[in-house]
Overview: Group I catalytic intron from a Saprospiraceae bacterium, 223 nucleotides, folded computationally. Rfam family: Group I catalytic intron. Rfam links the family to the GO term Group I intron splicing. A reference for the family is Cech (1990), "Self-splicing of group I introns", Annu Rev Biochem. Rfam's curators write: Group I catalytic introns are large self-splicing ribozymes. They catalyse their own excision from mRNA, tRNA and rRNA precursors in a wide range of organisms. The core secondary structure consists of 9 paired regions (P1-P9). These fold to essentially two domains - the P4-P6 domain (formed from the stacking of P5, P4, P6 and P6a helices) and the P3-P9 domain (formed from the P8, P3, P7 and P9 helices). The secondary structure mark-up for this family represents only this conserved core. Group I catalytic introns often have long ORFs inserted in loop regions. The window size for this search is chosen to minimise search time and catch the small examples. A larger window size will find more matches. The organism belongs to Saprospiraceae, within Bacteria. Its mean pLDDT, the model's own confidence on a scale to 100, is 75.

RNA sequence: AAAGAACAAUAAAAAUUUGGGUGCUUUCAGGGAAAUCUGAAAAGUAGAACCUCUCAAAUUCGGGGAACCCUUAUCCAAUUUUGGACUGGCAAUCCCGAGCCAAGUUCCGGUUUCACAAUCGGAAAAGGUGUAGAGACUUGACGGGAGGCGUCUAAUUUUUCGGCUCAGUAGCCGGAGAUAUGACGAAGAGAAAGUCCAGACCACAAAUUCCGAUAUUUUGUCG
Numbered sequence: 001a002a003a004g005a006a007c008a009a010u011a012a013a014a015a016u017u018u019g020g021g022u023g024c025u026u027u028c029a030g031g032g033a034a035a036u037c038u039g040a041a042a043a044g045u046a047g048a049a050c051c052u053c054u055c056a057a058a059u060u061c062g063g064g065g066a067a068c069c070c071u072u073a074u075c076c077a078a079u080u081u082u083g084g085a086c087u088g089g090c091a092a093u094c095c096c097g098a099g100c101c102a103a104g105u106u107c108c109g110g111u112u113u114c115a116c117a118a119u120c121g122g123a124a125a126a127g128g129u130g131u132a133g134a135g136a137c138u139u140g141a142c143g144g145g146a147g148g149c150g151u152c153u154a155a156u157u158u159u160u161c162g163g164c165u166c167a168g169u170a171g172c173c174g175g176a177g178a179u180a181u182g183a184c185g186a187a188g189a190g191a192a193a194g195u196c197c198a199g200a201c202c203a204c205a206a207a208u209u210c211c212g213a214u215a216u217u218u219u220g221u222c223g
Stems, first nucleotide, its partner, number of pairs: 001018003022046004026041006050148006060098006069089002074085005099129003105124008133197001135196005149185004157178009203221005
C1' cells in the first nucleotide's frame, strides 16, 4: 500500500492474507589499516535505533520502469466455470534529462579595511526540486547545514615492555595502554502535521480498445 470494505484516496473500523521497503543475525564480492561502507543472496526475527541550534528557497518543462489487485470480445488446458498465457487499467513506488534553488562549504572577482574580517556578484560540489487525492498555502522533520552526546575502530601520534642491529640517547621487529583528524546512531515526506480545495453523479469532447464503435477506463470543460 492492496484485499478484507459497502458509490469514494478522505467521513469509516478489526482479525487475517498479500505486495513493496527497513533494521538485526549469516555468507559471498569489492573499497578500507580497522571500525565500517557499497552491491548480491537465503532464512529467521522486530529488542534497540540520541540531543540542541539553524535554513525554508527552487517548487518548471519533458521522459522511462513498476509488484499486489482488478480486467481480458482472443488463445491453451481441464471440463462448465476454474487455471494459465496474452491484453488493458489502477497504483505502493524505482529512476533519468534539461532548467532552477535557502542556509552552510569551496573557488574567482568587486567594494570597505593597516590587517583580521565584513558585504555584494559569479561559478562549483553535495543535496534538493521535478515526484500530492488535480492542486494552493502555513509549519516543521525523517530533509539540508552547524555543534554536542553515546558506542566502535586505531592508520597516525605517543607511552611502555621484550628481542635484535649498532659507535650512538639511533634504527628494526613483536606485544600492551592512550589517542579521531575515521566511522555508526534504520526505513516512512511520490505532501509528514495542519488550513483550504477537490472527489459521487449527469452532459459534451478527446484518448484508450477495436475492422468499426454503442461497452470499459482515463483526461479535459461546464453545471